[in-house]
RNA sequence: AGCGAAAAAGGGCAAACCCAUCGUAAGGUGGGGGCGCAAAGCCACGGGUCCUGGUCGCGCCAUCAGGAUAGCCGGGUUGCCGUCU
Numbered sequence: 001a002g003c004g005a006a007a008a009a010g011g012g013c014a015a016a017c018c019c020a021u022c023g024u025a026a027g028g029u030g031g032g033g034g035c036g037c038a039a040a041g042c043c044a045c046g047g048g049u050c051c052u053g054g055u056c057g058c059g060c061c062a063u064c065a066g067g068a069u070a071g072c073c074g075g076g077u078u079g080c081c082g083u084c085u
Base pairs, nucleotide, nucleotide: 002083003082004081012037013036017032018031019030020029021028022027035071041077042076043075045074046073047072048069049068050067051066052065053064054063055062056059
């Protein structure tokens, strides 16, 4: 540097759902919970999806602005274990 088949850490993270709380909302945070995860650590850079508002004017599509999602995908970056050179 590449790879993640198997294994390993008395190890890590934590979906749905429930409670509290923040937010107009998508959703965030804390607690419980545990579906899963070898980057399910971090970064909204590209695409996707979703929310809110404006415009057009009635399509719920188009367009603009702001936001959410890193557990949708790609990309960037840091790192554990194992393995191969």

Annotation: This is a predicted structure of an 85-nucleotide RNA (c-di-GMP-I-GGC riboswitch aptamer) from a Herpetosiphonaceae bacterium. Model confidence (mean pLDDT): 79 of 100. The model forms 91% of the base pairs in the Rfam consensus. The source organism's lineage runs through Bacteria, Bacillati, Chloroflexota, Herpetosiphonales and Herpetosiphonaceae.